RNA sequence: CCGGCUUUAACUCAGCCUGGUAGAGUGGGCGGCUGUAGACCGCUUUGUCCCCCGUUCAAAUCGGGGAAGCCGGACCA
Numbered sequence: 001c002c003g004g005c006u007u008u009a010a011c012u013c014a015g016c017c018u019g020g021u022a023g024a025g026u027g028g029g030c031g032g033c034u035g036u037a038g039a040c041c042g043c044u045u046u047g048u049c050c051c052c053c054g055u056u057c058a059a060a061u062c063g064g065g066g067a068a069g070c071c072g073g074a075c076c077a
Base pairs, nucleotide, nucleotide: 001073002072003071004070005069006068007067010026011025012024013023020057027045028044029043030042031041032040050066051065052064053063054062
């Protein structure tokens, strides 16, 4: 330098193709249970959907540009 993939809750990830209320598990908090703790059960907590611009009545989702990371390729006089 070229190509592909990834970026969404504190963590791990769905959802994107085919635009229409942002979700799951884990974690945290409170409570129940228990001699205590764990496990289990109930309730509850949290979002700039990486950034900017555009399209649209409406964008996590589509288009353009950018950033970061991973993988592969090329180059290595």

This is a predicted structure of a 77-nucleotide RNA (transfer RNA) from Candidatus Hikarchaeia archaeon HikBin5. Rfam family: tRNA. The family's RNA type in Rfam is transfer RNA. NCBI's taxonomy places the organism under Archaea, Methanobacteriati, Methanobacteriota, Candidatus Hikarchaeia. The sequence was found in a public genome assembly.